[in-house]
């Protein structure tokens, strides 16, 4: 320097044809327990890498950037 693939909650990761953004684990309250632990209910927690374009409408297409992993050289 060109290619290809990845960027989603604190983690690790789903998300179908473009139409309400989600799941375990973890947190937080309560309840059960004499108490830990445990298990059950509820709840908080998103700039969907960043910017721009396309549509009524984008995590999803298009572009250009930034970063992480791989091939070529």
């Nucleotide at each position: 320097g060109g290619g290809g693939c990845c960027g989603u909650a604190g983690c690790u990761c789903a998300g179908u044809u473009g139409g309400u953004a989600g799941a375990g684990c973890g947190c937080u309250a309560c309840a059960c327990u004499g108490g830990c632990a445990g298990u059950g209910u509820c709840g908080a927690g998103g700039u969907c890498a960043g910017g721009g374009g396309u549509u009524c409408g984008a995590a999803u297409c298009c572009c250009c950037u930034c970063g992480g992993c791989u091939c070529c050289a």
Transfer RNA from a Chloroflexota bacterium, 73 nucleotides, folded computationally. It matches the Rfam family "tRNA". It is annotated as a transfer RNA. NCBI's taxonomy places the organism under Bacteria, Bacillati, Chloroflexota.